[in-house]
């Protein structure tokens, strides 16, 4: 320096104000949030992770962006407008409670091995 092994740790954010109502952080108005890898820096480009059913094979679910500017390069930056968000519970939930002190894309580190 390079390959492979074992182990450890870490690894998701957000309802504040007003209205209606017996009752809503769930409805209405305003608000707020954005996992991991890739690529010009990305919730909405490509890929991955998380849920549910089944003994299993397997099945279901798996969202959303336009215009203008700069540039060699940007659906990623800047400006403007728009859109999306599993399941269970409950007055209808991206933001509350629960499965979850879980699991995991992956990130970091340690040990020892070989050349």
């Nucleotide at each position: 320096c390079a390959g492979g092994a074992u182990c450890u740790u870490c690894a998701g954010g957000g309802c504040g104000g007003g209205g209606u109502g017996c009752g809503a952080u769930u409805c209405c108005c305003c608000a707020c949030c954005g996992g991991u890898g890739g690529u010009a820096a990305a919730g909405c480009c490509c890929a991955c992770g998380a849920g549910c059913c089944g003994c299993a094979a397997g099945g279901c679910a798996u969202g959303a962006u336009u215009c203008g500017g700069u540039g060699a390069a940007a659906u990623u930056c800047c400006g403007a407008g728009g859109c999306c968000g599993a399941c269970c519970g409950u007055a209808u939930a991206g933001u509350c409670c629960g499965g979850a002190u879980a699991a995991a894309a992956g990130a970091a580190g340690a040990u020892g091995u070989g050349u």
Annotation: FMN riboswitch aptamer (RFN element) from Oscillibacter valericigenes, 115 nucleotides, folded computationally. The sequence is in RNAcentral, with records from Ribocentre. The coordinates come from a structure-prediction model, not an experiment, and the mean pLDDT is 77. The source organism's lineage runs through Bacteria, Bacillati, Clostridia, Oscillospiraceae and Oscillibacter. It matches the Rfam family "FMN riboswitch aptamer (RFN element)". Rfam's curators write: The RFN element is a highly conserved domain that is found frequently in the 5'-untranslated regions of prokaryotic mRNAs that encode for flavin mononucleotide (FMN) biosynthesis and transport proteins.